[in-house]
Molecule: small-subunit ribosomal RNA
Organism: uncultured prokaryote
RNA sequence: AGAGUUUGAUCCUGGCUCAGAACGAACGCUGGCGGCGUGCCUAACACAUGCAAGUCGAACGAGAAAGUCCCUUCGGGGGCGAGUAAAGUGGCGCAAGGGUGAGUAACACGUGAAUAAUCUGCCUUCGAGACUGGGAUAACUUGACGAAAGUUAAGCUAAUACCGGAUAAGACCACGCUUCACAAGGAGUGCGGUAAAAGGGAUCUCAAACCCUGCUUGAAGAUGAGUUCGCGUACCAUUAGCUUGUUGGUGAGAUAAAAGCUCACCAAGGCGACGAUGGUUAGCCGGCCUGAGAGGGUGAUCGGCCACACUGGAACUGAGACACGGUCCAGACUCCUACGGGAGGCAGCAGUGGGGAAUCUUGCGCAAUGGGCGAAAGCCUGACGCAGCAACGCCGCGUGAGCGAUGAAGGUCUUCGGAUCGUAAAGCUCUGUCGAGUGGGAAGAAAAAAAUGACGGUACCACUAGAGGAAGCCCCGGCUAACUUCGUGCCAGCAGCCGCGGUAAUACGGAGGGGACAAGCGUUAUUCGGAAUUACUGGGCGUAAAGCGCGCGUAGGCGGUUUGUUAAGUCGGAUGUGAAAUCCCCGGGCUCAACCUGGGAACUGCAUCCGAUACUGGCAGGCUAGAAUGCGGUAGAGGGAGGUAGAAUUUCCGGUGUAGCGGUGAAAUGCGUAGAGAUCGGAAGGAAUACCAGUGGCGAAGGCGGCCUCCUGGACUGACAUUGACGCUGAGGUGCGAAAGCGUGGGGAUCAAACAGGAUUAGAUACCCUGGUAGUCCACGCCGUAAACGAUGUCUACUAGCCGUCGGUGCCCUUUGUGGUGUUGGUGGCGCAGCUAACGCGAUAAGUAGACCGCCUGGGGAGUACGGCCGCAAGGUUAAAACUCAAAUGAAUUGACGGGGGCCCGCACAAGCGGUGGAGCAUGUGGUUUAAUUCGAUGCAACGCGAAGAACCUUACCAGGCCUUGACAUCCUCAGAACUUUCCAGAGAUAGUUUGGUGCCUUCGGGAACUCUGUGACAGGUGCUGCAUGGCUGUCGUCAGCUCGUGUCGUGAGAUGUUGGGUUAAGUCCCGUAACGAGCGCAACCCUUAUCCUUAUUUGCGAGCACGUAAUGGUGGAAACUCUAAGGAGACUGCCGGUGACAAACCGGAGGAAGGUGGGGACGACGUCAAGUCAUCAUGGCCCCUACGACCUGGGCUACACACGUACUACAAUGGCGAGAACAGAGGGCCGCGAAGCCGCGAGGUGAAGCUAAUCCCAGAAAACUCGUCGUAGUCCGGAUUGGAGUCUGCAACUCGACUCCAUGAAGUCGGAAUCGCUAGUAAUCGCGAAUCAGAAUGUCGCGGUGAAUACGUUCCCGGGCCUUGUACACACCGCCCGUCACACCAUGGGAGUGGAUUGCACCAGAAGUAGCUAGAUUAACCUUCGGGAUGGCGGUUACCACGGUGUGGUUCAUGACUGGGGUGAAGUCGAAACAAGGUAACC
Repeated sequence: AGAGUUUGAUCCUGGCUCAGAACGAACGCUGGCGGCGUGCCUAACACAUGCAAGUCGAACGAGAAAGUCCCUUCGGGGGCGAGUAAAGUGGCGCAAGGGUGAGUAACACGUGAAUAAUCUGCCUUCGAGACUGGGAUAACUUGACGAAAGUUAAGCUAAUACCGGAUAAGACCACGCUUCACAAGGAGUGCGGUAAAAGGGAUCUCAAACCCUGCUUGAAGAUGAGUUCGCGUACCAUUAGCUUGUUGGUGAGAUAAAAGCUCACCAAGGCGACGAUGGUUAGCCGGCCUGAGAGGGUGAUCGGCCACACUGGAACUGAGACACGGUCCAGACUCCUACGGGAGGCAGCAGUGGGGAAUCUUGCGCAAUGGGCGAAAGCCUGACGCAGCAACGCCGCGUGAGCGAUGAAGGUCUUCGGAUCGUAAAGCUCUGUCGAGUGGGAAGAAAAAAAUGACGGUACCACUAGAGGAAGCCCCGGCUAACUUCGUGCCAGCAGCCGCGGUAAUACGGAGGGGACAAGCGUUAUUCGGAAUUACUGGGCGUAAAGCGCGCGUAGGCGGUUUGUUAAGUCGGAUGUGAAAUCCCCGGGCUCAACCUGGGAACUGCAUCCGAUACUGGCAGGCUAGAAUGCGGUAGAGGGAGGUAGAAUUUCCGGUGUAGCGGUGAAAUGCGUAGAGAUCGGAAGGAAUACCAGUGGCGAAGGCGGCCUCCUGGACUGACAUUGACGCUGAGGUGCGAAAGCGUGGGGAUCAAACAGGAUUAGAUACCCUGGUAGUCCACGCCGUAAACGAUGUCUACUAGCCGUCGGUGCCCUUUGUGGUGUUGGUGGCGCAGCUAACGCGAUAAGUAGACCGCCUGGGGAGUACGGCCGCAAGGUUAAAACUCAAAUGAAUUGACGGGGGCCCGCACAAGCGGUGGAGCAUGUGGUUUAAUUCGAUGCAACGCGAAGAACCUUACCAGGCCUUGACAUCCUCAGAACUUUCCAGAGAUAGUUUGGUGCCUUCGGGAACUCUGUGACAGGUGCUGCAUGGCUGUCGUCAGCUCGUGUCGUGAGAUGUUGGGUUAAGUCCCGUAACGAGCGCAACCCUUAUCCUUAUUUGCGAGCACGUAAUGGUGGAAACUCUAAGGAGACUGCCGGUGACAAACCGGAGGAAGGUGGGGACGACGUCAAGUCAUCAUGGCCCCUACGACCUGGGCUACACACGUACUACAAUGGCGAGAACAGAGGGCCGCGAAGCCGCGAGGUGAAGCUAAUCCCAGAAAACUCGUCGUAGUCCGGAUUGGAGUCUGCAACUCGACUCCAUGAAGUCGGAAUCGCUAGUAAUCGCGAAUCAGAAUGUCGCGGUGAAUACGUUCCCGGGCCUUGUACACACCGCCCGUCACACCAUGGGAGUGGAUUGCACCAGAAGUAGCUAGAUUAACCUUCGGGAUGGCGGUUACCACGGUGUGGUUCAUGACUGGGGUGAAGUCGAAACAAGGUAACC
């Protein structure tokens, strides 16, 4: 310090997630030791048991027992125990310590002040005093009641208990005086009044004296507390108004003390958008965690404060309480009970139950520290000191160290070679921490000495033995360090995010290996960080979320220039405070560390004082540059009111006139012979103002358009004058505010929601058409919203230019203009700098700054629900949450796509010719069938395809038979040459039998080839996966494209080049050009064909010549020619003219055999289709191994209701048949082609010549041509089918061959929708050959013969190329995607209500207690005239008041038949709304 995740990729915006640290934690697995810490976060739930607050005999009276000793009359007594225990009066303490966080949003807390408005036991210091009297009472004794708790009566008694009197101050009260002061007041002082007490002990024989201690009173200190104030202190405004003791005054009361604290009277105030009141939540702080910091979170342990003590209320005592281990009352709960009554309060320490994911021992000790009491000894102390339990945390240590390669065994992987675990182990040599044992053994303890240790025989030390007793957990796809194998097969499972898993998973599970931590490791929860993702430091708002629709204006915020003053802000210094602990720095102590400890710094704060005065503020006075006013002009659809004009639409009336009009893509509805439409004339009525008209004008926005008049707002401009900051913004507030809509009343021509009809359509509640009502118009009143947009708040200042336009105004003149040049206010287009994610903005900023307001914080849910406000309603405004997703979004890029555009091409269309689709048959496929009908190919780009040829074989399929190292390969071993001839069984494979044969090389050991036997390694597989692959192939497409280097541009993806202007078959070439070059493609080079030349030869040809024949190249032959086959030439837009840009090129022409790539072929860029092929071959993985391998026989691949593709033959006269008689090319031939001749109607047979081929053979080319016949018919067309008879091949033609002859003679008369090929030697038509092959082509591949028609053209269909545009597509339109409905689940709103919680108001009621009153009964101290009084308590009553009750409201939680929408789900249903012009542009 960042990283992952939206996309095909990019940049941004933006959320989600991760890496870090922390923890009072919990859970899972594991666990050696020690030190120091920490340990109910939940039920402030209920608690058994024990302990946690007592002490003092030196305040007081009284006072046992057990035991033991002595005495005894044996009943008992006495001493010690012992003035002890226990209890009582009295004093002090119990208000501390300890616990908890329920309540509390508050002067509770923090901080700083105030107390001149107060109190303070014990303690310290300094004064004064302590005299004299009195009456009771508990304990105790005796009764009474009660189960108990306890109560009560009578009697006795003491005090440091209580009471009277004396004395008395500087105390208190009242009234004066002096002085101080910020007010009430403080300090001092005078006079008058009021008010005290208690003793005990030591020394001692007693007294006195003295000492200690206690007491009273006063002053002061210290400590502690009370009260008050400034500031700070959570969330909600969907809580906006609250308040009647309320706010203040006067007086009184109360209190330690100010005060409405309380009361009487008076006034009507007080608080609140600077957030009152209400609601929800919460103890606050020092600190702790995190963070660079600012902040954010938190408030365990330690420390300060507060609050509470079963719940609620109340007071008493006291220095202090409204009291955790006190009292009274009420309530709930628990317990005891004799049923009449009683008792209790662990949020003290342990502990129990319960709750919960979860939190310890019913331990030891007062030795230390501290507290209470006491003079002290001492007693008490679950405070505390220690121990126990728990890896809960932090810190430290150990589980060994060195050497050790045959790199052991074993595991795992493997390319089978090896690699790795791995110096790891074993083995050898050592050490001794921790633990174990044995022996010693502290400090903590004491200030004169002695005594005193829970921890603890602990820490620590020494010795002994021996590597012995001591390693786990998580992870290994990326983030994120660490990889292989097996299993599994979208299953099981994983997952923090992205995402893995559908047969080769580094992501699941196991293993091996590796990585990270380590007595721990992971997970979960929570907090901060990263997150600049609430932005003070430190963000934004044109399009990503975000500028209010626009003005005016209140509060508030901000504010020109100058002088003086002030000193609030601001700055400096000082003082006080900011507790300690913590953090930080420097030291010290435990062996180190954690931990403990000394000192310092810090505590960024608050308060006070002094100083400074630039800036801001306050006050006072000036100025004129901001703002405003006055004067003169100017432009304008600015607003309101009234009037008026013409054109047009419609309707009505009348004339002319006749059959249609209207409407559409095409129609129909509609109107019209009752006279429409058209046309002419007239009338009525409403609405809107053509042309001018313009990125022209005006207005704040909405908006404003004929002309005239009236009223009226604003702007601009010119030159002067005046005022003197009067300004800017603007939360609330208020006004204006398109269209639609609403109310009342008018008006109603056009247009036109709804509605009706006609079309369209699968449907059409739409788009189109014909009608048509609200409405559109006016007046008045509502509504208050729009994509109210420049998606850009208002104001001010500054920052290059250029060009328009509208409105003012100045200057200039050799041109007086439609001129030039300034300036100013608007409104536009470019553009520099700058800004921006980019697009873009760019003086009219989205630049640079300032002021103020509004708004935003992932997508959906949702601008929705509830609540409030507004509205007649429609609805508006304000405005959530649950739940859900990992994205949603912006800009730009490259593609792809478009029922977008432009340009161009192609037998793409068009123009033609011939077909297919109908028939029969052939062939392939689907389907069906079958034991099997083997397998593959499936839009174009499968279907006469693999298959250039299934009777057996092929053959992979089926049935049956048979073999198991195998039909085939290598190695080892045994035997044998190899090989060959019989016979027999069987369907054959096979099994048995049998004859001949002993070979080749040799260094004589043997070796090579072949056959056979045996064993195991292995063979074998046309078994699966073409979605694991290689190779090969198809296709787009022979389309013209596809890229790279360097440079440049861009943040980047990318762009440029490759676009543009021309041109081409072509990214072909030229020109231009931030590009310059290059590569793969194109073209050319190659083959073939067309012309010529040269050379060359025989088997070819062979003129002229010669011979010969009835005739013929029949024969000879040199050399032309043809041919053959080698090499050359030729064609290059080279030449001419024109067009073009002086280019490339195109058009025309000449010459030429050929002319513009001459014709044809081979040749197929980057890539696409997970295209095809594991069955050509090769190959990873998986599978079979007496079978999924091998062999054999037979069958099947040839089936047949049917459907499709591709061919063939036809339907006939451009023909069929018969007869005659011409002309090719290219091939093939020895396991071959096979002549002549003869036989057969023929297939063919026979025959054998010739030929290893320019020699021989296949081999007659056919159409064409000539003649004849047929005469439009199911025919002399057509030939299927069937019967019979044959031929050939072959072991074998039954399933299942081809061919021949005779006979038979089906469908079919040119083919629906639709669809295919072809642009010239092409289509069409005619035959010939070859491969495969024993045989078996209508297929395939070749060859030649005859030989057309048409192309205007590119609108349309299909495919393609380039440029451009839109996009919500990128699996790329066979894309994406919306809504209803149906089903399941989830959360939520409404809901007759129901049940709780809390609270307001009104009323009833009123325990205990306090205060007031008191006529009842009663009363020790004092007084008394002795009668009584005073006083006190009891009782009664009044006021206040808790619990409780009634009624009525508010808020909130839960629940509710039914119901609303929302979200999420598998491949459901219906449509097709959006994204392209999305097929009616979309949206508000």